This is a predicted structure of a 67-nucleotide RNA (Fluoride riboswitch aptamer (crcB RNA motif)) from a Gemmatimonadota bacterium.
The model forms 100% of the base pairs in the Rfam consensus.
């Protein structure tokens, strides 16, 4: 100096905040949802789910019922 492993740290996991936990990545990285049709590519048109990666809580939005 280079490469690999582990730990710590940091970032990320399609819409906000927090806790716990899991996974991915190390900034030229990870991540930036899905389905259908058209189209040589770029792309265009239409549709669907969700404030979670997962669990819990708070906030916001929507629907139904009761007071």
């Nucleotide at each position: 100096c280079u490469c690999g492993g582990c730990g710590c740290c940091g970032g990320c996991g399609a819409u906000g905040g927090a806790g716990u936990u899991c996974g991915c990545c190390g900034u030229c990285a990870c991540c930036c949802g899905u389905c259908c049709g058209c189209a040589u590519c770029c792309g265009c048109g239409g549709g669907c789910u969700g404030a979670u990666g997962a669990c819990u809580c708070c906030u916001g939005c929507u629907c139904a019922c009761a007071u």

The sequence was found by an Rfam model in a public genome assembly. The source organism's lineage runs through Bacteria, Pseudomonadati and Gemmatimonadota.